[in-house]
RNA sequence: AGAGUUUGAUCCUGGCUCAGAUUGAACGCUGGCGGCAUGCUUUACACAUGCAAGUCGAGCGGCAGCGCGGGGUUUGGGCAACUGAGCCCUGGCGGCGAGCGGCGAACGGGUGAGUAACACAUCGGAACGUACCCGGAAGUGGGGGAUAGCUCGGCGAAAGCCGGAUUAAUACCGCAUACGAUCUGUGGAUGAAAGUGGGGGACCUGGUGACGGGCCUCACGCUUUUGGAGCGGCCGAUGUCCGAUUAGCUAGUUGGUGGGGUAAGGGCCUACCAAGGCGACGAUCGGUAGCUGGUCUGAGAGGAUGAUCGGCCACACUGGGACUGAGACACGGCCCAGACUCCUACGGGAGGCAGCAGUGGGGAAUUUUGGACAAUGGGGGCAACCCUGAUCCAGCCAUGCCGCGUGAGUGAAGAAGGCCUUCGGGUUGUAAAGCUCUUUUGGUCGGGAAGAAAAGGCUUGGGCGAACAGCCUAAGUUAUUGACGGUACCGGCAGAAUAAGCACCGGCUAACUACGUGCCAGCAGCCGCGGUAAUACGUAGGGUGCGAGCGUUAAUCGGAAUUACUGGGCGUAAAGCGUGCGUAGGCGGUUGCUUAAGUCCGUUGUGAAAGCCCCGGGCUCAACCUGGGAAUGGCAGUGGAAACUAGGCGACUGGAAUCCGGCAGAGGGGGGUGGAAUGCCACGUGUAGCAGUGAAAUGCGUAGAGAUGUGGCGGAACACCGAUGGCGAAGGCAGCCUCCUGGGUCAAGAUUGACGCUGAGGGCACGAAAGCGUGGGGAGCAAACAGGAUUAGAUACCCUGGUAGUCCACGCCCUAAACGAUGACCACUAGGUGUUGGGGGAGCGAUUCUCUAGUACCGCAGCUAACGCGUGAAGUGGUCCGCCUGGGGAGUACGGUCGCAAGAUUAAAACUCAAAGGAAUUGACGGGGACCCGCACAAGCGGUGGAUGAUGUGGAUUAAUUCGAUGCAACGCGAAAAACCUUACCUACCCUUGACAUGUAGCGAACCCUGCCGAGAGGUGGGGGUGCCCGAAAGGGAGCGCUAACACAGGUGCUGCAUGGCUGUCGUCAGCUCGUGUCGUGAGAUGUUGGGUUAAGUCCCGCAACGAGCGCAACCCUUGUCUCCAGUUGCUACGCAAAGGGCACUCUGGAGAGACUGCCGGUGACAAACCGGAGGAAGGUGGGGAUGACGUCAAGUCCUCAUGGCCCUUAUGGGUAGGGCUUCACACGUCAUACAAUGGCCGGUACAGAGGGUUGCCAAAGCGCGAGCUGGAGCCAAUCCCAGAAAGCCGGUCGUAGUCCGGAUUGCAGUCUGCAACUCGACUGCAUGAAGUCGGAAUCGCUAGUAAUCGCGGAUCAGCAUGUCGCGGUGAAUACGUUCCCGGGUCUUGUACACACCGCCCGUCACACCAUGGGAGCGGGAUGUACCAGAAGUAGGUAGGCUAACCCUGGGGCAACCCGGGGAGGCCGCUUACCACGGUGCGUUUCGUGACUGGGGUGAAGUCGUAACAAGGUAACCGU
Repeated sequence: AGAGUUUGAUCCUGGCUCAGAUUGAACGCUGGCGGCAUGCUUUACACAUGCAAGUCGAGCGGCAGCGCGGGGUUUGGGCAACUGAGCCCUGGCGGCGAGCGGCGAACGGGUGAGUAACACAUCGGAACGUACCCGGAAGUGGGGGAUAGCUCGGCGAAAGCCGGAUUAAUACCGCAUACGAUCUGUGGAUGAAAGUGGGGGACCUGGUGACGGGCCUCACGCUUUUGGAGCGGCCGAUGUCCGAUUAGCUAGUUGGUGGGGUAAGGGCCUACCAAGGCGACGAUCGGUAGCUGGUCUGAGAGGAUGAUCGGCCACACUGGGACUGAGACACGGCCCAGACUCCUACGGGAGGCAGCAGUGGGGAAUUUUGGACAAUGGGGGCAACCCUGAUCCAGCCAUGCCGCGUGAGUGAAGAAGGCCUUCGGGUUGUAAAGCUCUUUUGGUCGGGAAGAAAAGGCUUGGGCGAACAGCCUAAGUUAUUGACGGUACCGGCAGAAUAAGCACCGGCUAACUACGUGCCAGCAGCCGCGGUAAUACGUAGGGUGCGAGCGUUAAUCGGAAUUACUGGGCGUAAAGCGUGCGUAGGCGGUUGCUUAAGUCCGUUGUGAAAGCCCCGGGCUCAACCUGGGAAUGGCAGUGGAAACUAGGCGACUGGAAUCCGGCAGAGGGGGGUGGAAUGCCACGUGUAGCAGUGAAAUGCGUAGAGAUGUGGCGGAACACCGAUGGCGAAGGCAGCCUCCUGGGUCAAGAUUGACGCUGAGGGCACGAAAGCGUGGGGAGCAAACAGGAUUAGAUACCCUGGUAGUCCACGCCCUAAACGAUGACCACUAGGUGUUGGGGGAGCGAUUCUCUAGUACCGCAGCUAACGCGUGAAGUGGUCCGCCUGGGGAGUACGGUCGCAAGAUUAAAACUCAAAGGAAUUGACGGGGACCCGCACAAGCGGUGGAUGAUGUGGAUUAAUUCGAUGCAACGCGAAAAACCUUACCUACCCUUGACAUGUAGCGAACCCUGCCGAGAGGUGGGGGUGCCCGAAAGGGAGCGCUAACACAGGUGCUGCAUGGCUGUCGUCAGCUCGUGUCGUGAGAUGUUGGGUUAAGUCCCGCAACGAGCGCAACCCUUGUCUCCAGUUGCUACGCAAAGGGCACUCUGGAGAGACUGCCGGUGACAAACCGGAGGAAGGUGGGGAUGACGUCAAGUCCUCAUGGCCCUUAUGGGUAGGGCUUCACACGUCAUACAAUGGCCGGUACAGAGGGUUGCCAAAGCGCGAGCUGGAGCCAAUCCCAGAAAGCCGGUCGUAGUCCGGAUUGCAGUCUGCAACUCGACUGCAUGAAGUCGGAAUCGCUAGUAAUCGCGGAUCAGCAUGUCGCGGUGAAUACGUUCCCGGGUCUUGUACACACCGCCCGUCACACCAUGGGAGCGGGAUGUACCAGAAGUAGGUAGGCUAACCCUGGGGCAACCCGGGGAGGCCGCUUACCACGGUGCGUUUCGUGACUGGGGUGAAGUCGUAACAAGGUAACCGU
């Protein structure tokens, strides 16, 4: 960094797909070790069990449990002192369950449901709070009343509760004091506290005593206040997803005043007043979502994301609420409501894992009900210490990242085996084995850390202090503490020992063969593979890639410049609004001063840490960890600059506008008016048609049409001028006159002074045709409709009619291929030509030069994919607007807006395809064009199609009717000969190394004669017989035969769509290409086109081409003329003939000559060439043949031959006999013979050429009616034979008839060939005598020695010819011409075709499937509004009830104290307000579902037509 995929190919546009990186992943196959990290993304689903928040006895009363001590008593031991055990008492001590009290429980941990918000991020701000902590200041005095616990009683199943009595405090409440503090009317008023523990010399004090207190001191506390740190609450600015098919929202709403409330500002709340506030810079509403540091990707800008770690927020079963507190509206607190689960004695209770483990469920999917507080941190405590599922560790999982290993060296007989093979070999492969080593990892044995700092003790110093108590503190010293874990690490030992897979191998994309399969099974990311030779499926061998992993799936970014800020486009590919005016907005001329918003520079603050990056360090390395730095693109403060943008104030004239004067114009609106034409009416003339068409018919007309003349009526449109012309914003505008009116332009000045440009999914106006409404009008034209034609049909095209409509007025509609498919404005950038309007200069003038505003063509640079555009840009720039993002679905559905309606506008999705498209290229094609050719048509001659027969084919039949050939280009074709053979087919009978080839071994010569059985193949006997070569011989060899076994033979079996070769065809048509150059981005073009000419790409000329090749032509054969040479078997002027002679002639066969547009005239460009002529046997390639370019048809042939692959192998091979290929209702092709008189028959008579002949042709002669037979001369052939040529000519006869035509068919009798003529040969004679009287539609051949007609010969062949290949005889007619049919060539044009028109392709219908719209409705969710209701709670009120401390007061008592009454305050109850759940009604919205229904998409070869692509056969298309 790109690649594949639209096409026959090309360039472009454009989508789809791939290669990369990544992941909390999952799945498949596989799996050795270690380190580090991660691990419910789904049901914020439900949870069993255990644990996750306690601690303080140095706050308190206490003593249930444990231990110690003390006392009593009983008992054992002891002389006793004493001691053991039991029981009881004892809070005295260590401690401590429960309780009161303090602090904590608001942290830590989890989750992401909600939230689009001050929730978060960044930067700021002022009106606040703060327990514990730190600094400062001042205090800590004196009283009081209760209450848990405990105990007693009661209720309850339990949870728990109630009552009586009694008690403590660092619990609670007063009083005093008040440096600070608060309030204030500045006089004043208000408001605190708590003690506990350690130690102590003197002094004081209570108590009999035990012992205690005061006092002093230390520590921890307590109170008031102030400052701080950290933390928290609040406010502002900026930023933060999608939808406008959500456009208006808002009543505490916006602001003010008073009051309340809060820690604090505030409509936070309340009363009153005002009517505001938000919104296109997107309010409101809906959907989705925790935000962020970061993470992934990317070159970056961006895009995606928000696991783990860090910050913030929100939540804690769901909803509501407050209490406590410094802090909560509180995950492991409370109350209420709801759902769910559990317990229950049915009365009532209990619960909340989104803490750590774990369970069920869901799911593709995510771990142990582990250890420890050793470390770090947190809570409590003076401390020891306790608690801590935070945390640190361990366990599970290849989930990820990183590291290591599965061995190393040597080793060619290139082992065996596997696979392939051209059978030679190749490959696996130094790979293995073998030999020599090493020992990571794993195993085993042994050693063995760091992580630990402390707290505590001792000594010394310092501080407080009266103190050597005590406490605090510093240094030294000493000692204790490890979950992980006997782990990391180190060492010893044995031993290659314990350790490799996965995916892929058609292209993209690294890597190829064999077999199996046969559009099956399957693969596939895209293109696409698979229908018998699959590198694409499956398997194997081999290879490639990665490697303890590898693939797949899902997802994100990238590639994708495919949303384009960086960095795209809009004439034709998707894309310029139909047009204008204009609002907001955006942008804006010259110049001066000023401000400093943007902008620029400096500086300051911030931008947490972690992460990324750089430099170091630590684990053996790395991952990982760690120190420092950089960076953090941003925001804010502040100082400065003033060019540019912007704001303010002035000035200017170039932009813009106004004024004066001209000019052109189908610009618009109103009114009037004119002639031509169509139609109608009236009258006249006049008679049979008119009209219409491809042809007709419908229609009109004898009731008088059409035609013609005169007059009249009415509507619509305005010929000529008229144009590529003019005007207008666009739509559009056309007779003439007139009124009103808009715009443009030109010229010269003057004025104003930026007043300008653009213009929203804001607004307004205009807007062809069709259409709609109301009212007119209506000549012509003309949807619908009717009729007539056409047609297979014809709801069309054509014709005859004809209504809306077209016209007018008014009102709607608002769309068009509303197009220049090109938005508006401005500036700049070569020209040329024409034309319209105006001005200027020159000239007498015609005219010409020039400026300006339009309009059309050509064209440079430049642009463009190309086509093309090109001063009127699609060039170069600027400003603003609109629009596009693959095709289909679809400009559709739903919703909204507009409309009377039709409908318009705005505008999706599901699903589906890998394309859809633009421009250009080469072909092919056209019921496109131009030119040309051909027996292509035409002009002619003769046929076919009808008959009979022959032959081939189809079909049918059959045991078999072997196979192939199938439009032209199969069908008298392969087959130049099917009775057997041929023969491949069928039936039957036989053979199995074979009928044939090679190799091995053995035997034998080969071979000849002959018998029996059998249909034959064959089987089985008898007899004869020994050659050739080498060698002295033995023996060996060649050849042949037989036998045996195995390799193999054999196959007319399949595939001509695996092939070679050969052939047909277009087509003997004139074409097909290449090299170099040039042009084009390219496919390609040029050359090869053009002007002439030719049979021809034949030749000439021209030309960015110049040359060349294969074709054409020529060279070859034959024929036509002549010459020369040679002449036997040929010929014969000599000869009667033969012989002989001769070679002149015919002829034969050799060599040459000849014809080349060479000559003349004309035409033509002076060319090529053509026309005419001369000469010549022949004249313009003389006639004929051979010769067939590049290619096309997967044309034909595997059955000529060859050949790959497949198949058969006692048969699909081989042999034999018989049968079949010869069948026959029928259909077709090709021929033969005819239908007759240009003929038939009879008789006579004439003239060829080319062939063939020894298993052959066969003469003469004889026989037979004849086929033929006998015969044997001659001939290996210019000698002999086949061999009589026939038509023709001469004469006769027949006389138009199914015949004296025609000969089929059949009968009888024969001949010949052959082993054999039954199936199934040919021929002969006699007899028989069918159809047929010239052939429908249609169709074939032929242009001169041709057609037609006549006979002759050959090949094949034993025999068999109407076929075929040749030969000659007689011997025509016609061609005006190229309009048409067919085929072909060249150029051009259109194309949606390229399998190429036998192409492509559209719509309905039918069937199947899919998604979707409508739909009476039905069901659910969300939400709004109105009303009802109102738990808990808070606040307010309060008739009622209760009430220790404080105050007042009465009574009793000496007092302590007791009994009352009242107040303040508090509590309960009731009530009011607010409010969750709940209920009802009416809406809005969304999802699901729904009989039926609408269109859409997809599907193999269904049906009907033929709409489009060519002039697509009626040009197509747009709107209606």
This is a predicted structure of a 1520-nucleotide RNA (small-subunit ribosomal RNA) from an uncultured Rhodocyclaceae bacterium.
Rfam family: Bacterial small subunit ribosomal RNA. Gene Ontology terms of the family: structural constituent of ribosome and ribosome.
The RNAcentral record of the sequence draws on ENA and SILVA.